The RNA shown here (transfer RNA) has 74 nucleotides and comes from a Phycisphaeraceae bacterium. NCBI's taxonomy places the organism under Bacteria, Pseudomonadati, Planctomycetota, Phycisphaerales, Phycisphaeraceae. Its Rfam family is "tRNA". Rfam classes the family as a transfer RNA. Rfam links the family to the GO term triplet codon-amino acid adaptor activity. Model confidence (mean pLDDT): 80 of 100.
RNA sequence: AGUCCCAUGGUGUAAAGGUAGCACAAGAGUUUUUGGUACUCUUGGUCGGGGUUCGAAUCCCUGUGGGACUACCA
Numbered sequence: 001a002g003u004c005c006c007a008u009g010g011u012g013u014a015a016a017g018g019u020a021g022c023a024c025a026a027g028a029g030u031u032u033u034u035g036g037u038a039c040u041c042u043u044g045g046u047c048g049g050g051g052u053u054c055g056a057a058u059c060c061c062u063g064u065g066g067g068a069c070u071a072c073c074a
Stems, first nucleotide, its partner, number of pairs: 001070007010024004018054001026042005047063005
């Protein structure tokens, strides 16, 4: 330098055009003499910009960051 892959709450991971879910975590509550366990509720996210579309996490362009492979120079 080229090609390809990845980027989603604090963490991990789904949703493959139809308006973002699950688990853990955190907070609150119920239960308990207390703690733990169990149950319920809540908080919180699509890497930035642009485009296509009635509608984009998803498709396209570009940038950023990370990874894999290949090549070049020394």